[in-house]
RNA sequence: GCCACCUUAGCUCAGUUGGUAGAGCAGCUCACUCGUAAUGGGCAGGUCGUCGGUUCGAAUCCGAUAGGUGGCU
Numbered sequence: 001g002c003c004a005c006c007u008u009a010g011c012u013c014a015g016u017u018g019g020u021a022g023a024g025c026a027g028c029u030c031a032c033u034c035g036u037a038a039u040g041g042g043c044a045g046g047u048c049g050u051c052g053g054u055u056c057g058a059a060u061c062c063g064a065u066a067g068g069u070g071g072c073u
Stems, first nucleotide, its partner, number of pairs: 001072007010025004019056001027043005049065005
C1' cells in the first nucleotide's frame, strides 16, 4: 500500500429480505429467610463508532471517515 471482517446497554453478544432495538451477566428494588446466599418477580440502562446520502420510514441500503482483527504484498 491492497483485500476481507468487526464496532449495538457497564460487560459478552443477538437483531436480513428497511417498519420507531432485545437476551444473558452485572446494577437497583421487592418477595422468600432469624439473617445472608441461592431462587423468583419487577425496574432502570442504548439518538446502534462518527459524518453525510437514499427513503414516507435506516442498526439494516449507499458514500466518506475513525478505531480494531486477520490476510496479501